[in-house]
Context: one part of a larger RNA
Molecule: small-subunit ribosomal RNA, central domain
Organism: Patescibacteria group bacterium
RNA sequence: UUGGGCGUAAAGGGUUCGUAGGGGGUUUGAAGGGUUUCAAGUAAAAUCUUAAGGCUCAACCUUGAGUUGGCUUGAAAAACUAGCAAACUAGAGCAUACCAGAGGUGUUUAGAACUCAUGGUGUAGGAGUGAAAUCCGUUGAGAUCAUGGGGAAUACCAAAGGCGAAGGCAUAACACUAGGGUAUUGCUGACCCUGAGGGACGAAAGCGUGGGGAGCGAAAUGGAUUAGAUACCCAUGUAGUCCACGCUGUAAACGAUGAGCGCUAGAUAUUUGAGGCUUCGACCCCUUGAGUGUCACAGCUAACGCAUUAAGCGCUCCGCCUGGGAAGUACGGCCGCAAGGCUAAAACUC
Numbered sequence: 001u002u003g004g005g006c007g008u009a010a011a012g013g014g015u016u017c018g019u020a021g022g023g024g025g026u027u028u029g030a031a032g033g034g035u036u037u038c039a040a041g042u043a044a045a046a047u048c049u050u051a052a053g054g055c056u057c058a059a060c061c062u063u064g065a066g067u068u069g070g071c072u073u074g075a076a077a078a079a080c081u082a083g084c085a086a087a088c089u090a091g092a093g094c095a096u097a098c099c100a101g102a103g104g105u106g107u108u109u110a111g112a113a114c115u116c117a118u119g120g121u122g123u124a125g126g127a128g129u130g131a132a133a134u135c136c137g138u139u140g141a142g143a144u145c146a147u148g149g150g151g152a153a154u155a156c157c158a159a160a161g162g163c164g165a166a167g168g169c170a171u172a173a174c175a176c177u178a179g180g181g182u183a184u185u186g187c188u189g190a191c192c193c194u195g196a197g198g199g200a201c202g203a204a205a206g207c208g209u210g211g212g213g214a215g216c217g218a219a220a221u222g223g224a225u226u227a228g229a230u231a232c233c234c235a236u237g238u239a240g241u242c243c244a245c246g247c248u249g250u251a252a253a254c255g256a257u258g259a260g261c262g263c264u265a266g267a268u269a270u271u272u273g274a275g276g277c278u279u280c281g282a283c284c285c286c287u288u289g290a291g292u293g294u295c296a297c298a299g300c301u302a303a304c305g306c307a308u309u310a311a312g313c314g315c316u317c318c319g320c321c322u323g324g325g326a327a328g329u330a331c332g333g334c335c336g337c338a339a340g341g342c343u344a345a346a347a348c349u350c
Base pairs, nucleotide, nucleotide: 004321005320006319007304008303012318014201015200016199017198021194022193023192025088026087027086028085029084033081034080035077036076037075038074039073040072041071042070048066049065050064051063052062053061054060091191092188093187094186096183097182098181099180103177104176105175106174107173108172110154114150115149116148117147118146119145120144121143125136126135162169163168206247207246208245209244210243211242215241216240220236221235222234223233258317259316260315261314262313263312266295267294268293269292270291271290272289273288274287275286276285299306300305323350324349325348332343333342334341335340
């Protein structure tokens, strides 16, 4: 390179926007770059193929003929492809009217629980465990009542539920704001798809500066357990967890399944639209969209399983894989305050 693959065997980039590039709807026209055909030229000889001949044959030698392909010039064709011109509406987008939603940001807000402080009542225990002890308590704990402060998280509703590109998002209200869906068809007229580099976003932990600190709780200390116990259990408890700004850029970032478009039996549940039927009004029922699940046919699969939300049948573009270990390591480069991240081998070994 040809070829084969990527749910679980090696392999889908964490996600998205988008540059170059690659791919791309319908009709008509002119033209003729690519394309196809024809003609001419070129393509040294030897070699090669082939026909005939010469060495007794052959190898060898001589003579004639020659394919495909390439390049140049000319002529022709016009389906496809590319460019040009003109048009279209099925892709895409916009508008209008509605709809659902923990989508995002900011500011306020409520109740329960917890904890602390103060005061009242009240007296000897409380806490904890398999059992204990460390620990708290007569300077009055725990319990209970009242008042006040504080921080964090939002029970029930709640669901196989919803929204978001992913990470993720849940008390309530307001302000600002992004995306999606349905219906009418009105407008634009291919404006589209993918996307190497690149940009942005990106859980938790961690880092910097300044706040905050109730509960929980790495580290740490003590008590137990044990042969030991740098653990599991208990009593404490710092960082952290929270907020603002900045950094880090990784996860089993998982559906272990890239994005887009088209096609290919169904059944059922559920969320949310529209229409029909019916009704006092609904429910039910029927049709048609957009999601989210379960089951199942054809088909696929090594099997498990997937199956209109495909892992089926096709097309376009990107990423990635090529035996195990060494190793996602070394070196170099880039990034980072650091921790480290990204890129990424080999010797050797089985």